[in-house]
Context: one part of a larger RNA
Order: sequence, then structure tokens, then C1' cells
RNA sequence: GAUGAACGCUGGCGGCGUGCCUAACACAUGCAAGUCGAGCGGCAGCGAGUUUCUCACUGUUUGCUUCUCUUUUUUCGUCAUACGAAAGAAUAUAGAGGAGUGAAGAGUGAGGAAUGUCGGCGAGCGGCGGACGGCUGAGUAACGCGUGGGAACGUGCCCCAAAGUGAGGGAUAACGCACCGAAAGGUGUGCUAAUACCGCAUAUGGUCUUCGGAUUAAAGAAUUUAUUCGCUUUGGGAGCGGCCCGCGUCGGAUUAGGUUGUUGGUGAGGUAAUGGCUCACCAAGCCGACGAUCCGUAGCUGGUCUGAGAGGAUGACCAGCCAGACUGGAACUGAGACACGGUCCAGACUCCUACGGGAGGCAGCAGUGAGGAAUCUUCCACAAUGGGCGAAAGCCUGAUGGAGCAACGCCGCGUGCAGGAUAAAGGCCUUCGGGUUGUAAACUGCUUUUUUCUGUGAUGAAUAUGACAGUAACAGACGAAUAAGGAUCGGCUAACUACGUGCCAGCAGCCGCGGUCAUACGUAGGAUCCGAGCGUUAUCC
Repeated sequence: GAUGAACGCUGGCGGCGUGCCUAACACAUGCAAGUCGAGCGGCAGCGAGUUUCUCACUGUUUGCUUCUCUUUUUUCGUCAUACGAAAGAAUAUAGAGGAGUGAAGAGUGAGGAAUGUCGGCGAGCGGCGGACGGCUGAGUAACGCGUGGGAACGUGCCCCAAAGUGAGGGAUAACGCACCGAAAGGUGUGCUAAUACCGCAUAUGGUCUUCGGAUUAAAGAAUUUAUUCGCUUUGGGAGCGGCCCGCGUCGGAUUAGGUUGUUGGUGAGGUAAUGGCUCACCAAGCCGACGAUCCGUAGCUGGUCUGAGAGGAUGACCAGCCAGACUGGAACUGAGACACGGUCCAGACUCCUACGGGAGGCAGCAGUGAGGAAUCUUCCACAAUGGGCGAAAGCCUGAUGGAGCAACGCCGCGUGCAGGAUAAAGGCCUUCGGGUUGUAAACUGCUUUUUUCUGUGAUGAAUAUGACAGUAACAGACGAAUAAGGAUCGGCUAACUACGUGCCAGCAGCCGCGGUCAUACGUAGGAUCCGAGCGUUAUCC
């Protein structure tokens, strides 16, 4: 000087970073990889529509019953059928109105049922993605990494170019029925679709070839009918990946010999591809003091720290590569894995169980226990960037963007400024004169960074869309108001006196202090250094 630090004392603010170095120990809980209905059959749930049934209400038409009024009826006056008065009865007719009840069709509302018709969509078939992103450093001394080359390879999505996309078939899940099981889950049977599966045709091309020939594809969907997205085959590209080689890459010789698929050849198998990669046969080689083999340690690098440099140490964060995913082994699928949140087997551990059998894997993000000197929130959002799927709308995204916690680090700011002497009081020292604390305080004037309050209020966002966030910033108001400690003072090494103690108590990085006048112990005053820090410890140069 440095640190992913810890500990002690102290602690006002902001910006940007960083935060299990130990047990690759065990993990409760939630989330971290889905998406596509424009591939398909469908329809559990939701919403809409249609049909139907029931009920309620509103108004329309109409049947029946009843009531009221009017008309037609009777008597009288009158010549009169006109007019007036009176009486009332009952039947019938006609009209008007009211009430009750029945029917029809209409509308509205509620409820039920049916219907995949539409929006959509749980589960299912199918496609793409779960091989990326994220985490960790156990293993690995190795073509693992770094660097420079190489030939015998692969490549989904993307780009360019060429050719094609014809005609068919049989199933199966979902679902229905029946059944088994405590559960996880499973069995039988019946039905159905596809961009799922399988023949046929065609063959520009591709592959093989004895150059005659043989062999080899495909899938549709949406639609505004213009097309668009797909599918098959071939060639090229980009990017990515597999493989091989030269050189470099820690310590130990108190590790000196190691090796039998071992080293090479021929042939075969295998692979995308070279190769003992594997196998058969043949030969007996191959490596090694220029350190083989063995043992120990360790992920490697760009970098980081230090140093004038050479060098030394280191490999947290960020970036590239590698390796791992409870431990060991294995393959399947796939363009790509021998696959962190896939499968199978074995093991250890944990959990459920009806004891027959099952389930699980935080070295993802939070979080818990344990270990430890020691390392954070079970937060917000997909607004941005990026990724997966999708034609798109969009959905998913603990990647990421943010906020929270921690003086853990770096940087910045503040805790006032100016004046102010009789050099107040108090403290300490004193030769008792004084000195010092000390312009320090009080007091007077000023300022408002910061704090608090109020108002306005972003950039980040492209037409829309802001988690952060009413944040940053700006303006205004109040008021010195809210804000200083730590270590040291013998020499190295800046800074001294008094008292206490008396080789005690103690200090100490080294030299060394302390045994009665200790600048070295303890306290006080003063001083010095640094300052929201200061010291100590650990480690590296």
C1' cells in the first nucleotide's frame, strides 16, 4: 500500500459498488419453463348466442260469469209515434263501462334444461422450447485452460439459391363403459382427429455403384382470395460446436523405474468425423534424470494487489473457457444432453403408508437449521434490456430492472461563518509572580449546505406502456437549528506535565518500561495524528 474481511469503541447524509472465503452440510414453505386453438379431436369450467320449460310483471286480442248505465218494452197526460210525468217488472236484444276468471300470441326479467354455434379453454394428441439463461468450484496437473495452427466432421432456428408440395391407408390418446389400488398409479374394452404414424406415385437433385443400374421426399393452416405462415429435397453462407497438434501451465527424488490395448501394423466394427475408440491376427514395442510413474496441492485465463521495473502474490465481483448438479453408473429422446428444476438402476438420507407399496433432491431466488470470527429481504415489476413460444394480441421469465438490510469498500458533503479580552468563571500546572485551556466560550451580526415542512415535478418511452416513485431535481418557509469521535504522546514516530502505584498492578511491534522524584503502568489536564470514522487482528506485496 492492499482486502469479499472480522473484532473493539464510535456513528449525520448522499452517490456508486460489494456482501457464506467455513459444511459440494441438511433443507420447511413459496416462486424460478413454458407456450401455440392460425396443427388436431374436443368442451370440464367461465362468458355470449340459440332452442325449450316454469314463474313473475307489462300491454294486446278473445271466450265465460257478474254489476252499473243507456236503448228497445208497459201505463198515464196529450190528437199524436213528438214532448212531459209516473211506475216499475222481467225476459230478450244491442251498445258502453267496471270486476272476476280462462285461452292465445308478444315483450321484459328470474330460474332450470339442451345445444361447441361463438369468444375462449382445464385435461389430452401434436409442434417448438425445457442442451439457453441462473448457481457452484467438489473433481481435474489434463489438449482442462492460454496461445498459435490443422483436417477427417456436424449443425435446429437465421440468410441466399434451385426444385417440389400428387393420390391414399391403418391406428391411438382424450372420451364412454367396466374394473383394480390406501395412495402413487394402473388394466380391459368400445369410438375418434391431426402439421402424429405408414405405404404408393414422381426424382431437379442427393446417396451407392461392378457405370448396366439400384435407392431416396413432402403437411397442411389462416385468409380481406391479394397472399401469408409452413412442409420436403439439394447446394452455399453466417454463427456455433465436435476432433487433432506445437508451445506454455504448482510442489516433492525422503517417489526411479513405469506400461500389456500397453506401442505399432493389417483387416473389420463403430462414430457426424480421425484414431486401440473397440475387436481378431501379427510384431515387441512405447514413456523416463530435458524427471516418466507415484504422492500432495489446485478449476484455467483476461485480469487483480504490490513493485520504478524485473518480479512476487492472487484468480471475490465483471468477462471468456472448463467441470458439476444428493453419491455412483447408464442410456433414451433430440439439430444439440449422456440432460440442475427429464428417465432408468444401485446406494445413503428424509418423508407418506391401510405395511402391500410409494415420494423427494435449493452448488436457481428468497428463506431455515447447522458450522463459523463472519456475509442480507421468505420484497416490487416485467416499465426497460434480453430470452422462450406465438401470424399477432399476448403469455411465461427470482434472467434482468429496481427497492430493502450492512460504514463492508471507494468517492463526495456536513456537523457552521465573521467579529468578540477585563484574556470571565471553572479545570490543570505553578518558582504563587503567573502560565495554559483560549477567540475557545459567553455575547453581537450573518448564512442555510444539511435536517424538517410545503409546492412543482422529470429523463429513462418509440403511437401506447414507468416497478423504481411523487424518487431525482427545482422553488419556497422555519431556524445554528439535527449531526464527533478514535488512537497515540520513551526512541523508531508527530505530540509532556501532575498525581496514584512501587519488579506489584500492568504495558509492549522491536529495543525495552515498572524494585518510592515512572514524559513507557493507571487517572487527569494539555498536546499530536486521523476524522464518520479510528484502532486491533489476519493475509499478500
Small-subunit ribosomal RNA, 5' domain from an uncultured bacterium, 541 nucleotides, folded computationally. The coordinates come from a structure-prediction model, not an experiment, and the mean pLDDT is 86. The RNAcentral record of the full RNA draws on ENA and SILVA.